[in-house]
Context: one part of a larger RNA
RNA sequence: UGACGGGGGCCCGCACAAGCAGUGGAGUAUGUGGUUUAAUUCGAAGCAACGCGAAGAACCUUACCAGGGCUUGACAUAUAGAGGAAUAUGCUAGAGAUAGUAUAGCUUUUCGGAGCCUCUAUACAGGUGGUGCAUGGUUGUCGUCAGCUCGUGUCGUGAGAUGUUGGGUUAAGUCCCGCAACGAGCGCAACCCCUGUUGUUAGUUGCCAGCGAGUAAUGUCGGGCACUCUAGCGAGACUGCCGUAGAGAAUACGGAGGAAGGUGGGGACGACGUCAAAUCAUCAUGCCCUAUAUGUCCUGGGCUACACACGUACUACAAUGGCCGUAACAGAGGGAAGCUAAGUCGUGAGACGGAGCGGAACCCAAAAAGCGGUCUCAGUUCGGAUUGAAGGCUGAAAUUCGCCUUCAUGAAGAUGGAAUUGCUAGUAAUGGCAGGUCAGCAUACUGCCGUGAAUACGUUCCCGGGCCUU
Repeated sequence: UGACGGGGGCCCGCACAAGCAGUGGAGUAUGUGGUUUAAUUCGAAGCAACGCGAAGAACCUUACCAGGGCUUGACAUAUAGAGGAAUAUGCUAGAGAUAGUAUAGCUUUUCGGAGCCUCUAUACAGGUGGUGCAUGGUUGUCGUCAGCUCGUGUCGUGAGAUGUUGGGUUAAGUCCCGCAACGAGCGCAACCCCUGUUGUUAGUUGCCAGCGAGUAAUGUCGGGCACUCUAGCGAGACUGCCGUAGAGAAUACGGAGGAAGGUGGGGACGACGUCAAAUCAUCAUGCCCUAUAUGUCCUGGGCUACACACGUACUACAAUGGCCGUAACAGAGGGAAGCUAAGUCGUGAGACGGAGCGGAACCCAAAAAGCGGUCUCAGUUCGGAUUGAAGGCUGAAAUUCGCCUUCAUGAAGAUGGAAUUGCUAGUAAUGGCAGGUCAGCAUACUGCCGUGAAUACGUUCCCGGGCCUU
């Protein structure tokens, strides 16, 4: 100088408290440990590993295992020599890789050759092999916490101090005042994006107030751009105004006006550093190892195992509900090897069909809510696991190991011990929708809108953090 204290003072944060909904009990999904296995590839490990890398393991992926093959090699560059187009289709053997065979089959040229391929030889290729404690890059975390420093000056023998402390104030080292300090940098804030109000420009694919036409009905048509909306440019909020308090300060409280008020709400943005934190399996890379294998091709299997333990979710245990009928209202997205309408068939998954649309035009395409009926507290008309049968879809191929439908079956489960999580407003809770990945496969993830609460006295205590002091 720091760090630490079951030292002190001040102050923050869903940290506690006040509330709401959960987890922990059940079934299932998924990840992990463990065990098993020929293999169950590898990594991630308190918070900050465990629906994590993986935005999707039937083959492929794939790195693992068994077996069958290759050795200048699946891939790259170069040299020398020899030979041939490359390639496509078929047949035979084989699990396939591969091997054999048949047919078809070349361009250019200065005629030396070149392009492409095969063989031989040599340099070399290759490695998801090791080391993240050799590294770059990237990321997590403390933490969007308010801090971390420098120049000159001054003080001190010096390490260092001062500035950055003090009095107020703020979300903030934010600002004001004071002061042996005066200034400055990285952070804070603002500048960026979305959203909330409005003006203007523009008016199709959007819209329809007034006028006209038309229909069983519909902006359907003429017409119009007023409105909604779309998307470019502006305005708007600054403690600007008033009052009170305060040190004629910063600022705080209240008020007016206003769509919005004191950072309006949300996002992007993460200082100096900490954890030898994570990653050599995104990539790059030093060193080491490997070189007829730790490389590479293929078939099949495995990553999906299952006495058990843990994490994260979904579905429930019901009447604020289940079932049946009726019947409204979104936003944000996606669509060409695509989205797929009407119509027809099927109980249904789906099939046939083929209009329209590279889309403000067409399609994917709504739910909870509301209204009416029924059930009457039961392991039930709750709950849907499990299993059987029959089907559908994708795909060479659903046995190991996909998703969906119908019929039948109808398990546990009576609101969950100790303990523990999230959340302060359009939030929690709840309802559905879309997208990426993707042939197919979503209870996950990332977004979107609908319905829409309760509570916060307060800072004694738990946890984490900031400043001063000891």
Predicted 3D model of a 470-nucleotide part of an RNA (small-subunit ribosomal RNA, 3' major domain) from an uncultured Eubacteriales bacterium. Model confidence (mean pLDDT): 84 of 100.